The RNA shown here (Bacterial large signal recognition particle RNA) has 265 nucleotides and comes from a Bacillota bacterium.
């Protein structure tokens, strides 16, 4: 150095969680990586760390170690989203009140603001009028009889003369019914460019006079005060996502190194 046969070892690994710790069942990630039994109210072990049984492979591309690279996971930090609790001494948004008069607008030499005077609006009393209602007046109608007048016919009394009562009809009138101009009276009030007198007079309007340039706060703006947790802001904590950040664990892969026994040639 080669060949043959054995043995150690290997026949998946990792993360989180659990555990005094280790491994497994279970969950997750991986490039598929022997079989049977036990196991999450857990199972088996003790830093030599699954237990029991069987099978394949076997000293090297396969075992062990180190480094690099790297799927993936965990934690922290940062950012974002969702939702939650609190803060109005938070004053961003919004609401209210007060003020300034800078801007806009409106108004003003056809005279602003202000001042004086005279009236109205307001109240009371006394009147006048219109309107509404009612009554009277007026007109019409209206009585079988119990209203009036006249009473044809007829009836009654009388010898006659004459008288009496009285139906129908006609006329008038009462109660009642109806009508609408004027006129009179009473009464009512969301009555009146009304009148007289007195009172009141904050505000508004009107007329006259004086002065001579601003006035107004409707909106915006600014200042001050009060309020409001729906939105925004701040604080706390929860869930999810994300990061070319930090730390940690880390499969597979790459590189390098290391590692038996026996026999024969």
């Nucleotide at each position: 150095c080669c060949g043959u046969g054995c043995u150690a070892g290997a026949c998946g690994g990792g993360g989180a969680g659990u555990u005094a710790g280790c491994g497994g069942u279970g969950c997750c990630c991986u490039a598929u990586a022997c079989c049977c039994g036990c196991a999450a109210u857990c199972c088996g072990c003790u830093a030599u760390a699954g237990c029991g049984g069987g099978g394949u492979u076997g000293a090297a591309u396969u075992c062990c170690c180190a480094u690099c690279c790297a799927a993936g996971g965990u934690a922290g930090c940062g950012c974002c989203u969702u939702g939650u609790a609190g803060a109005g001494u938070c004053u961003g948004c919004c609401u209210u009140c007060g003020g300034u008069a800078a801007g806009u607008g409106a108004u003003g030499u056809u005279g602003a603001c202000g001042g004086u005077u005279u009236g109205g609006u307001c109240c009371u009393g006394c009147g006048c009028g219109a309107c509404g209602a009612a009554a009277c007046c007026c007109c019409g109608u209206a009585a079988a009889a119990c209203c009036c007048g006249u009473c044809a016919g007829g009836u009654c009394c009388g010898g006659a003369a004459g008288g009496a009562a009285g139906c129908a009809g006609c006329g008038g009138u009462a109660a009642g019914c109806g009508g609408a101009c004027c006129g009179u009276u009473u009464u009512g009030g969301g009555u009146g460019c009304c009148g007289c007198a007195g009172g009141g007079a904050c505000g508004c309007c009107u007329a006259a006079c004086c002065c001579g340039a601003g006035u107004u706060u409707a909106c915006u703006a600014c200042c001050g005060a009060a309020g409001u947790u729906a939105c925004g802001u701040c604080u706390g904590g929860a869930a999810g996502g994300u990061g070319u950040c930090u730390a940690u664990c880390g499969a597979a892969g790459a590189u390098g190194g290391g590692u038996g026994c026996a026999c024969g040639g």
Overview:
The coordinates come from a structure-prediction model, not an experiment, and the mean pLDDT is 76. Rfam family: Bacterial large signal recognition particle RNA. Rfam classes the family as a non-coding RNA gene. Rfam describes the family as follows. The signal recognition particle (SRP) is a universally conserved ribonucleoprotein involved in the co-translational targeting of proteins to membranes. Taxonomically the source falls in Bacillota (Bacteria, Bacillati). It was read from a public genome assembly, where an Rfam model found it.